[in-house]
Context: one part of a larger RNA
């Protein structure tokens, strides 16, 4: 020059579109971020209204409504971070005759008949709470047998195992449910090859290596055990130390190449530390459960509760980094047969010149040149057609008015936004850096090796185009300088 998740300094009009804790994976108040289904079930209130009665109360309504249980899908996705990891963790290309796969699509079979509980509720307790304990009713699409067995799975090939659930509808039916087969996304496991720094890190390794035979897993495998064997890796850098998530990309630069991995996308790891498994197609599970450990809350001192690296916000750290907003209208996820209900995901607004583009601060005329200021050799130059003035124009903002697309019959947060039209008036809208050579830019005046400049190279001790100010200019422009980084 160019580029920046950037900071400061001075300065500041709009508008789009983007971005916005690089530091303490430091500690966290409040709220909200994962629910939903009555068409799987069994129970099932109140307030309020209205009526009857002197009243006490009772009846209808509210209501099969609300709260809750049980089952059933989802919570594993979607959202964040980047602590650990140098690693089949990424990336790329094969392998899987060594593997699963809810939900979905397609094809085949099948849904016969039985039982036995328990929550909810009642009821007796404990306990400050959190929450537990006995005791007695009940229901299912919840649990278990029976029977059936194409298909499947085991096999000694002779046989042998293994299922199911109903619900809605007057009905047609229609949604389920159980077994297989195929598929489609989807994963899990193995190989080849590729990307760092250190040798002032040279030897490492005992489940180590590899059989052989269990055991375990959806599956291969020392993954884990008995047992035999001594083997295995290493200057083509083993092991050790440091350092980093990796990729598509991204800046740079003619290109090789060198640096970087923010936003976006895709993979991976983590979720207060460390460890554990349960449940389930699938997790060892950010808003599950148990252990231990910090740390922070309650406490009747027996004993509990909790985890923002979701969005938003507070401490703190730091040069530094946004609102405790608005909507589910739009896309898209989740339950649901549907209406619908849930979504800090996602549309949007709000803040910051924090980046990028686009636009304004006005436009033509206007003197041998006011007026003021500089400078001067005192004659004059210079700011400068610049200003006044004269004649226009109204973009942008301000102001009335009108008023979307985005949504298909309906539904619009953004929004009375974007857009469109009126009426006013040059009206509301320019600065910041430099001017010794590199480097476009000069004078006067103060200062006098001081004060102070400074990227290098040097300026400054009485004439300073290098300090500081004026006045004059050069450059950029709602930005201009500076420092940090990279090429």
């Nucleotide at each position: 020059g160019a580029a920046u998740c950037a900071a400061c300094g001075c300065u500041g009009g709009c508008g789009g579109c983007g971005u916005g804790c690089c530091u303490a994976a430091c500690a966290c108040a409040u709220g909200c971020a994962a629910g939903u289904c009555g068409c799987a079930c069994g129970a099932g209130a109140a307030a309020g209204u209205g009526g009857a009665g002197c009243a006490a109360u009772c009846c209808a309504u509210g209501a099969g409504u609300a709260c809750a249980g049980u089952g059933g899908c989802g919570c594993a996705c979607g959202g964040g971070u980047g602590a650990g990891u140098a690693a089949c963790a990424c990336g790329u290309g094969a392998a899987u005759c060594a593997u699963c796969u809810a939900c979905c699509u397609c094809c085949g079979a099948g849904u016969g008949g039985g039982g036995a509980a328990u929550a909810a509720c009642c009821u007796a307790g404990a306990g400050a709470a959190a929450u537990c304990u006995g005791g007695g009713c009940u229901a299912a699409u919840a649990c278990c047998g029976c029977a059936u067995a194409a298909c499947a799975c085991u096999u000694a090939c002779g046989a042998g195992u293994c299922a199911a659930a109903g619900c809605a509808g007057c009905a047609a039916u229609g949604c389920g449910c159980u077994u297989g087969g195929a598929g489609a996304g989807g994963a899990g496991u193995u190989c080849g090859c590729g990307g760092c720094a250190g040798a002032u890190u040279a030897g490492u390794u005992a489940g180590u290596u590899g059989g052989c035979g269990g055991g375990g897993u959806a599956a291969u495998g020392g993954c884990c055990c008995a047992c035999c064997a001594a083997g295995a890796c290493g200057a083509u850098g083993a092991u050790c130390u440091g350092u980093a998530u990796c990729c598509g990309g991204c800046c740079u630069g003619a290109g090789a190449g060198g640096g970087c991995g923010c936003a976006c996308g895709g993979a991976c790891a983590c979720a207060c530390u460390g460890g554990a498994a349960c449940u389930g197609a699938a997790a060892c599970a950010c808003g599950g459960u148990c252990c231990a450990g910090a740390c922070u809350c309650c406490u009747a001192c027996g004993g509990g509760a909790g985890g923002c690296a979701g969005c938003a916000g507070u401490g703190g750290g730091g040069a530094a980094u946004u609102u405790u907003g608005c909507g589910c209208a739009a896309u898209g996820g989740g339950g649901g047969a549907a209406a619908c209900c849930c979504u800090g995901a996602c549309g949007c607004a709000g803040c910051a010149a924090c980046g990028c583009c686009g636009c304004g601060u006005g436009g033509a005329g206007g003197a041998u040149g006011a007026a003021a200021u500089c400078c001067c050799u005192u004659g004059g130059g210079a700011u400068g057609u610049a200003a006044a003035c004269u004649c226009c124009u109204u973009u942008c903002g301000a102001u009335c008015g009108g008023g979307a697309c985005g949504a298909u019959u309906a539904u619009g947060a953004c929004g009375g936004u974007a857009c469109c039209g009126g009426a006013a008036g040059a009206a509301g809208a320019a600065g910041c850096c430099c001017c010794g050579g590199c480097u476009a830019a000069c004078u006067u005046c103060g200062u006098g090796c001081c004060a102070g400049c400074a990227g290098c190279c040097g300026c400054g001790g009485u004439a300073a185009u290098a300090c500081g100010a004026g006045g004059g200019g050069g450059g950029c422009a709602a930005g201009c300088g500076u420092u940090g980084u990279u090429c």

Description: Predicted 3D model of a 487-nucleotide part of an RNA (small-subunit ribosomal RNA, 5' domain) from Acidobacteriaceae bacterium KBS 146. Its Rfam family is "Bacterial small subunit ribosomal RNA". Its family is annotated with structural constituent of ribosome and ribosome in the Gene Ontology. The sequence was found in a public genome assembly.